């Protein structure tokens, strides 16, 4: 240094509730913790879920949403064992 994940100090915040925004998926703020070593960032890298419009409630096309669905990219805290 890399893999890795003990300890310590910190960090984030699912469901749910309240307020606001959005047709919606969902987002933002507050409360709240199920979890998380990238649960930081990227949806103009790929796959996938979801919403909306058209379509026939299909196939499909278009637009959107989710990075806490997965892979990938990128940046990054600490330092035991192995």
């Nucleotide at each position: 240094g890399u893999u890795c994940g003990a300890a310590a100090g910190g960090g984030c915040a699912a469901a749910c509730c309240c307020g606001c925004g959005g047709u919606a998926a969902c987002g933002c703020g507050g409360g709240g913790a199920c979890g998380c070593a990238a649960a930081g960032c990227c949806a103009a890298c790929g796959g996938g879920g979801c919403c909306u419009g058209c379509g026939a409630g299909g196939a499909g096309c278009a637009g959107g949403u989710c990075g806490g669905c997965c892979g990938g990219g990128u940046u990054g805290c600490c330092g035991a064992a192995a």
Molecule: c-di-GMP-I-UAU riboswitch aptamer
Organism: Candidatus Tepidifontimicrobium thermophilum